Transfer RNA from a marine eukaryotic metagenome, 71 nucleotides, folded computationally. Rfam family: tRNA. Rfam's curators write: Transfer RNA (tRNA) molecules are approximately 80 nucleotides in length.
RNA sequence: GCGAGGUAGCUCAGUUGGUUAGAGCGUCGGAUUCAUAACCCGGAGGCCACGAGUUCAAAUCUCGUUCUCGC
Repeated sequence: GCGAGGUAGCUCAGUUGGUUAGAGCGUCGGAUUCAUAACCCGGAGGCCACGAGUUCAAAUCUCGUUCUCGC
């Protein structure tokens, strides 16, 4: 310098902007069991890396900054 990426504790999705941000695992509670695990039900947990801009409306588009990975 070029390319890809930063969304829940972890791994990730998010359909060419649309009103409510999701899944699996984990975690907490319950049910079940003599007990544990597994299975089942429910809950909590996110300023969508940071700043600014465009728009009625931004995780999504534009610009800058920063960090990670590859070349």